A computed fold for a 74-nucleotide RNA from an Oscillospiraceae bacterium, annotated as transfer RNA. NCBI's taxonomy places the organism under Bacteria, Bacillati, Bacillota, Eubacteriales, Oscillospiraceae. Rfam family: tRNA. It is annotated as a transfer RNA. Its mean pLDDT, the model's own confidence on a scale to 100, is 80.
RNA sequence: GGCGGUAUAGCUCAGUUGGCUAGAGCAUUCGGUUCAUACCCGGAGGGUCGUUGGUUCAAAUCCAACUACCGCUA
Repeated sequence: GGCGGUAUAGCUCAGUUGGCUAGAGCAUUCGGUUCAUACCCGGAGGGUCGUUGGUUCAAAUCCAACUACCGCUA
């Protein structure tokens, strides 16, 4: 240099033949339970879906460029 992959909550990830409010587990926090702690049960907070632009009535999802990281290759 060429090609490919990944980017969604603090962490690990799901969600794409475009559509009703963006989710799970862990973590944090509050409550229940207990003599107490842990386990267990219930609730809550936390996201401009990497950035910018395009297509569309409508984009996490499709298209392009860019950024970061990972891999393959001359």